[in-house]
Context: one part of a larger RNA
């Protein structure tokens, strides 16, 4: 490459917007590029295909047929393609509703720890398997009453909700993005996927600045122990918080890529609708259980890992190695691409 894969064996990009490319609903007219016939032209030998034959057999000669393809001419019209004009069931608009920790901003709010100040009060407090180390008669811990400040936002809270992931969680307000249901009034295929490319992306890191309550890498000190550069406790700096810029990575996990369609059921929960607001049914999530089928098997199973089709990415024994080396990227730390030789 072929052909087989990609939940856990090697595999699903960390998520989106989209470029170009692939791919496309329903009927009807025309073309006649793909397509299909039909003729005819050309395709040297050798060779190569089929069928035979000769060396004892092949291999190897010989014979015979075919030259698969391009070209031209004449036909066909299902189907794909172009073109013309419709369609309304994919798509989107409009409209009346409705839900949400969705996202940005500014502003308030009480709990609690931290510290300062007074007051009360007097000998311990703190920690721990057991202790120390610290902190305390220069009145601590405890208890009040006030105060500064800095980050978080119990209860509600729920296999609830909402976003494309990442994520989101007091409140109030302003701006702002999807979504979900009814109507079926409009457009009239505007889809879908997407190499490249461009946006977002946790945590920790970085560069400037501010800010430091709490927590705590490093560090120091006390135990522990044979030793303890750990586990435990006393402290404690970067960080943790905000602004602005970078970094581009995670078990970025459903270890499961997007789209459609089609396929027994039971039960839950959330938002809509439907009726006489009760029951039932529709529609959109998210959850369990389970039948065909699927699968090595565990399991999956209308939110598929079944049945199929369009479209991306990716995989080919282990180790060497995600390393070398070139190349882009970045302040850097690095990330991105990504191998041989060797061994087995």
């Nucleotide at each position: 490459u072929u052909g087989g894969g990609c939940g856990u064996a090697a595999a699903g990009g960390g998520u989106g917007c989209g470029u170009a490319g692939g791919c496309g609903g329903u009927a009807a007219u025309a073309u006649a590029a793909g397509u299909c016939c039909a003729a005819g032209g050309u395709u040297a030998a050798a060779g190569a295909u089929c069928g035979a034959a000769g060396c004892u057999c092949a291999a190897c000669u010989u014979c015979g047929a075919u030259u698969c393809g391009c070209c031209u001419u004449g036909g066909a019209a299902a189907c794909u393609g172009u073109a013309u004009a419709a369609c309304u069931a994919g798509a989107g608009u409009a409209u009346a509703g409705g839900a949400g920790a969705g996202g940005u901003u500014a502003g308030u709010g009480g709990a609690a720890u931290u510290c300062c100040a007074u007051g009360u009060g007097u000998a311990g407090c703190g920690g721990u398997g057991a202790a120390a180390u610290g902190c305390g008669u220069a009145g601590a811990u405890a208890u009040a009453u006030g105060g500064a400040g800095g980050a978080a936002c119990a209860c509600c809270a729920g296999u609830g909700g909402c976003g494309a992931a990442g994520g989101c969680g007091a409140c109030u307000a302003a701006c702002u993005g999807g979504c979900c249901u009814g109507u079926a009034a409009c457009u009239g295929a505007c889809g879908c996927u997407g190499a490249g490319g461009c946006a977002c992306g946790a945590a920790a890191g970085c560069a400037g600045g501010a800010g430091u309550a709490u927590c705590a890498a490093a560090u120091a000190g006390g135990a522990u122990u044979a030793g303890a550069u750990a586990c435990c406790c006393u402290a404690g700096u970067a960080g943790u918080u905000c602004c602005u810029g970078c970094c581009g990575u995670a078990a970025a996990c459903g270890a499961u890529g997007a789209g459609u369609a089609c396929u027994a059921a039971a039960u839950g929960u959330c938002g809509a609708u439907u009726u006489u607001u009760a029951a039932u049914g529709u529609c959109g999530g998210u959850g369990u259980u389970g039948c065909a089928g699927c699968u090595a098997a565990c399991g999956c199973a209308u939110u598929a890992a079944g049945u199929a089709c369009u479209c991306c990415g990716c995989c080919u024994g282990a180790g060497u190695a995600g390393u070398a080396u070139g190349c882009u990227c970045g302040c850097a730390a690095g990330a991105g691409u990504g191998a041989a030789a060797c061994u087995c």

This is a predicted structure of a 344-nucleotide part of an RNA (small-subunit ribosomal RNA, central domain) from Carabus esakii. The prediction has a mean pLDDT of 86. The RNAcentral record of the full RNA draws on SILVA.